[in-house]
Molecule: c-di-AMP riboswitch aptamer (ydaO/yuaA leader)
Organism: Paenibacillus ginsengihumi DSM 21568
Formats: sequence, C1' cells, structure tokens
RNA sequence: AUUUGAACAUCGCUUAGUUUUCUUGGAUGAGAAAAACGGGGGAACCAAUCUUUAUGGGGUGAAUCUGCGUGCAUGCGUCGCAUGUGCGCGGUAGGGCGAUUCUCACCGCCCGAAUCCGUCAGCUAACCUCGGAAGCGACAGUGGGAAGGAUA
Repeated sequence: AUUUGAACAUCGCUUAGUUUUCUUGGAUGAGAAAAACGGGGGAACCAAUCUUUAUGGGGUGAAUCUGCGUGCAUGCGUCGCAUGUGCGCGGUAGGGCGAUUCUCACCGCCCGAAUCCGUCAGCUAACCUCGGAAGCGACAGUGGGAAGGAUA
C1' cells in the first nucleotide's frame, strides 16, 4: 500500500415499534409508570340476508391471485381424472429502496412472507382493551417543481 474478516461509532433502511422517568444490575439487559405512534372489540343508522363442526369464520401484515412440473393422501373410474397438501420453476394484485424533505417522470434493484384467535367478531359514537418488537445496510441513479438548511 492492497485485499478479506470482525468489532465499535456515526449515518441510513423495513416497520406502529421511538422518547422520558423510576427500580435492579459492573454492563448488555430485566421490571414498572408515562408519552409519540399503532391495533382489536363495541350502538343507532346503513349494510348483509345460509353453509349453522363446516366448502367453518375472523385478525395483524404489501404479502393476494394464479400457470407448469413433481411427491404424498383421499375419492371416482380403469392407469387416467378430481380435491387437499408439500416442494421446485414462473407470473401477478399489491408493497419497498436508490441519503436534506415532499412531489412528478424515467431508469435500476428488491419483497410479494410469516403468524395469531379458537366456533366467534360487518360498519360503529360513548366505552373497553392490547402493542409500543424484531431484523438489516455501508457510497448510496437522472431530470423537473416546491420547501428548508449550510457555506461564501
């Protein structure tokens, strides 16, 4: 000097998930009480007028819908079809990022999960109630409009 890895700080991203006070502890943490922010239940009016243990239903979430192939299970029929489910390759409603913020356009890169309630919930004022986690990144495109900031 270069490359790779780890840790810390700073800054940034998804998300409601951030901040303050007190207690405990050497500290990371843990507990309690508040606030920002977020969710659920719950009249009238309106809406709905059926799957009632079954085609059950419902919530959080952007995360729905679907094609092809294949394994398993069940059923019917003769080696095919149907339904459910798992896996693989795709598409898609919808959602996110590209670094002062908002917005528009183009371009680029991604996600399109998971989980909870337990037979039960439409909307919904008063009212009741719960959450206030977790996981990541390292030089971050271009142009227009607006706002703000910094420097000279």